Model confidence (mean pLDDT): 87 of 100. Predicted 3D model of a 267-nucleotide part of an RNA (large-subunit ribosomal RNA, domain VI) from a Clostridia bacterium. It was read from a public genome assembly. Rfam family: Bacterial large subunit ribosomal RNA.

Context: one part of a larger RNA
């Protein structure tokens, strides 16, 4: 912008798009067939493979503002304790996220109407034939059947609710323009389950949206200080200790301020 008054929600599906894969075993049965050798159809049930989506509870990866060990050097006056650079100095570990190697799911069935192909009744053509008229079986393909998007489907769709029988100026006096409203909604700021922007979603003091605090969870793995032993490195105690990003819960301490703006006129 249009959908024909102007809005929130909830939706119908025209149309499109995704999915459809297969083994192996156990029985049915050593049965049907077969001299034997061999060995089924149909049906029943059991565990896979790859692939597809979804998730992080297990398992494991990563985790550059966590924690610890530890060399070189430089510094904070020195000891001690730190810091900075040296590939994130290098090594051990590792929340939350995102991952797969991890988990959990899915295919599958049911119908339509056919292909090949089997048939059923039947003539032309006194038999005979599936076809010529008429009816049937019958495929992982085609349609429905599941999952997603969908009304820009201009053919512009439905239902529910909500707002409205105005105000004010101008003129070309009208389906007329501009202003001011209403439901409603933007911008504006605090952000995250979003996310290139935009868009979406949660709030904006009638408040837990983000930080900050506090407490927890989970990481690390027993801080500094200071007391003991031991010349000394060191070892023990205090202590599962100090520190700890995203995790969960409380709390208005900071900060969402104050405000502008669009936005119908009886369809």
């Nucleotide at each position: 912008c249009g959908u024909u008054g102007g809005a929130u929600a909830u939706u119908u599906g025209a149309g499109a798009a995704g999915g459809g894969c297969u083994g192996a075993c156990c029985u049915u049965a050593g049965u049907a067939c077969g001299a034997g050798a061999g060995g089924a159809c149909c049906g029943g049930g059991u565990c896979g493979g790859a692939c597809g989506c979804a998730c992080c509870u297990c398992c494991g990866g990563u985790g550059c503002a966590c924690c610890a060990g530890u060399u070189g050097u430089a510094c904070u006056g020195c000891c001690a304790a730190g810091u900075g650079c040296a590939u994130a100095g290098c090594u051990g570990g590792g929340u939350a996220g995102c991952c797969g190697c991890g988990u959990g799911c899915g295919g599958u069935u049911a119908u339509g109407a056919u292909a090949a192909a089997c048939g059923c009744u039947g003539a032309a053509g006194g038999c005979a034939u599936c076809u010529a008229a008429g009816c049937g079986u019958g495929a992982a393909a085609c349609a429905g059947g599941c999952u997603u998007c969908a009304a820009g489907a201009u053919g512009a769709g439905a239902u529910a609710u909500c707002c409205c029988u105005c105000c004010u100026a101008a003129c070309u006096u009208g389906a007329u323009u501009a202003g001011g409203u209403a439901a409603g909604g933007u911008c504006a700021c605090u952000u995250g389950u979003a996310g290139a922007c935009u868009a979406c979603g949660a709030g904006u003091u009638u408040g837990a949206u983000a930080g900050g605090u506090c407490a927890g969870a989970g990481g690390u793995g027993u801080a500094a200080g200071c007391g003991c032993a031991g010349u000394a490195a060191u070892g023990c105690g205090u202590u599962g200790a100090g520190c700890u990003g995203a995790c969960u819960g409380a709390u208005a301490c900071u900060a969402a301020u104050a405000g502008a703006c669009c936005g119908a006129g009886g369809g």